[in-house]
Context: one part of a larger RNA
Molecule: small-subunit ribosomal RNA, 3' major domain
Organism: Stenotrophomonas maltophilia
Order: sequence, then structure tokens, then C1' cells
RNA sequence: CACCGGGGGCCCGCACAAGCGGUGGAGUAUGUGGUUUAAUUCGAUGCAACGCGAAGAACCUUACCACCCUUUGACAUGUCGAGAACUUUCCAGAGAUGGAUUGGUGCCUUCGGGAACUUGGGUACCGGUGCUGCAUGGCUGUCGUCAGCUCGUGUCGUGAGAUGUUGGGUUAAGUCCCGCAACGAGCGCAACCCUUGUCCUUAGUUGCCAGCACGUAAUGGUGGGAACUCUAAGGAGACCGCCGGUGACAAACCACUGGAAGGUGGGGAUGACGUCAAGUCAUCAUGGCCCUUACGGCCAGGGCUACACACGUACUACAAUGGUAGGGAUCGAGGGCUGCAAGCCGGCGACGGUAAGCCAAUCCCAGAAACCCUAUCUCAGUCCGGAUUGAGGUCCGAAGAUCGACUCCAUGAAGUCGGAAUCGCUAGUAAUCGCAGAUCAAGAUUGCUGCGGUGAAUACGUUCCCGGGCCUUGUACA
Repeated sequence: CACCGGGGGCCCGCACAAGCGGUGGAGUAUGUGGUUUAAUUCGAUGCAACGCGAAGAACCUUACCACCCUUUGACAUGUCGAGAACUUUCCAGAGAUGGAUUGGUGCCUUCGGGAACUUGGGUACCGGUGCUGCAUGGCUGUCGUCAGCUCGUGUCGUGAGAUGUUGGGUUAAGUCCCGCAACGAGCGCAACCCUUGUCCUUAGUUGCCAGCACGUAAUGGUGGGAACUCUAAGGAGACCGCCGGUGACAAACCACUGGAAGGUGGGGAUGACGUCAAGUCAUCAUGGCCCUUACGGCCAGGGCUACACACGUACUACAAUGGUAGGGAUCGAGGGCUGCAAGCCGGCGACGGUAAGCCAAUCCCAGAAACCCUAUCUCAGUCCGGAUUGAGGUCCGAAGAUCGACUCCAUGAAGUCGGAAUCGCUAGUAAUCGCAGAUCAAGAUUGCUGCGGUGAAUACGUUCCCGGGCCUUGUACA
């Protein structure tokens, strides 16, 4: 000096407390362990692995297994030879592939040949999701958006080092003020960026419709309007600015006024020096090692979907603040040309047929749902709950047996609020309700990422648990 302490002091955080809702019990989905298997590819493993890489395993993907094949190779460059490229049809085969066959002779040319492409030979080499993340780059997680981490010069100390950065206040903050052998500076903090909340200006189409007309069963439908909403560009606005109090005449704090907004207004992006030999050689790149008729390559099939069990994360429930039936209302953000598809017809339905519009503020996906009104059920394993199973269908696709989603009829399991324990959340938050998207040739989502609708309770306080910051003390540790 740094760590550590069931040492001390000060301070902070959904850390506890105060509340609300869960998980742990049930069924299912999904990931993992284990077991099984020819293979169940690989990686991730306390927080910081386990709906994670995977924003989508029927084939492909695919790396795994067994089988059939292949050896200059699926891919690149150099060399030599042949043929333009390309194309039709048939046979064998699971296919890869092997055999036969038809058309075609193009472009440039100094007439030697050349360019592109295909094919054959040999050799240098290709190739490897093989190993090492403890050889690495890059990227990422984490402490932690915690307030810290350092440097130059000076001073002090024999030196390691100290000082600055400590102290008194204050702050979300090493934020600022005062003091001080320190004076300054850098990386962080904050601000600058995006978004949201108010107003103004400009601009009005595909958006809007107050006033004036026209028209309709109805609708901004039409003329028109530029007010309003909105859209999207530029500005204004918030700074403890003003008043009062506290404070050290400071920094600042408390309360009021004005204001759409008040003390960082809300949210996001942004992650210092470093820690964990943290994660990744399977995104990619790369040193070394290893394989080279195989640890490379091709193919069809299987597997990644197995199942005495254990754990994590979710969904659906156990009901009356509810279920069912009928009617009524309101959103935001997205996506659409091998696409989104209105309307009409058929079907109980999934969907099928036909087909207008839309390259989108125009048309479509698209009836949001919880909610409100009316009726019914009356506490029951039920008109709760929907697993499982049987029969019939639909869609996508070359193909749903292994192994897809959806629909209809029937079936109607566990489950009556969950032990020890444990998680999230402080406001438009929790809880609850639906909608959209990415991935995707195609089908597949209870996951993920967004979007809005409805919309709470509680915080006395910091003794305790956990994590962190500053100062100080002890130490047989470095």
C1' cells in the first nucleotide's frame, strides 16, 4: 500500500421493512441434469448456465449415427490436354452416381491462337463445426450507470510510498462550496444525442372538417376551407429564475407563486481504471498441434423430438371481482408484390372458390380484448377446469409414420389457492387485457421484442439480512 474482520463511524440501493402479485403443490409447454441410445451433435454451469447460442431441428438446417459412394476433391490459384457454353430423351439405382443418346457449333483473331465456361491428367495444394478461449484478436457478461480511477509539477519521507483524492458542509454524483503543501490536468459524473409531455411558426396530401354549399339509406362522399386534430421540419420553454425562510454573507436545502412541466420533468442510448486465466477457436479472424483414400467430400434414411426420475423458466387453472349466450363502445405500433387481400358464393368450422383495391397517412391484414348492458348458472369437482384419448376433416409442403399447426364431434384427468423456502415491483409502475412484428422457400411460438387499453396498494423507518461507496482501527496474510 492492498485484501480481510461474526471491528468502529457516516451514507446509498425494492437490500430489509410497509404493501400488491407470484414461484414452490396440479396439468401442459420449454430448457437443463441424469438415464437410455447406433446417434440422442456441440457449447453455456452460483449470482453473471438452465424459453441461453437457437429471431423459429419433418427434408434442408446438421455439426451426430449407421448405410451406399468418392479421393486434386463441394470450393481457390498456377500447369498440360480435349471440348464452345448449353440442351433433349431413355435405362439402372434409395439417391449420390454410372451408362447410352438428341440438338448446338457462338464471341474476338495478326488465322498461330485467345476470352468465358465445361471436362480429364499430374503436382503444388484445397479442406477440417478436429484440439487448445490457460497461446490470441475481436465481441460480450459481471461488479455497476457504482462514483470512482489516475497523471504532471511541487512538497514530505532513507525507502516502499504519502500529499493532491483527507477535513467541515452539500449532492444522484471526486456534484459544488469553504478550508488545507499543494497547484493544475486527464478518464469517468453531468451536459451535448434520440424519444415523450406544452406552446408558436412554416407546410397542407393520401391526413383533418369549424363555418358555407351540394348529395346520400349512411359515410369528408363532393365543391370548398387551412380554423381544429394530425403529420414533420424549425423554434420557444425549466435556470433553484423570482419571493420568503434555514445556512457560514458560501455551496445548497425547505416552502410558495407563476407554469403544460420544478428542482436530473419521464424513458432510452451512453458502461471510467480494472476484476472474474469469466464466456466464445461452433459467427468471424488467428498462433501452435493434429487428420490428409480421411478427423476431408457426396447421398438417401435415422437422430437432435428417447423417458423410472430431479431442477429452472413460463402458460392454463382451481372459479361468482367468475363461466356461458346475445347486443353495444374505444387504442397504439407494426407488416404487405412469389405479398396483404375487401366483397360475394359454399362449408357448423378450420378453410375452399371467385375477385375489386393497394408498391400504401389512400387499399388490405383488422370485428382489439378486458370494459358496458341484458339474460342465465347458485357453490357443486359444477354450465369451473381443460389434460388425455377415439372418430372425421382443413392447410402448408415433393413428403406430416417416426415428428407440424389448425378445425369439428365425442371423451372430460389432475386441480378446491399450494410445506420448508423463494422471486418481482415505488406510478401510468405492479396487476390485468388484448394487438403487432422479427426469424421463416413452406408449415410451426404458452418464447422473444415492441405497442397501446384498464389501472392500484404501500414506504413508520435504517435495528437486522444482502450488495456497494468513503474515513478509521486491528492483523501471525500478500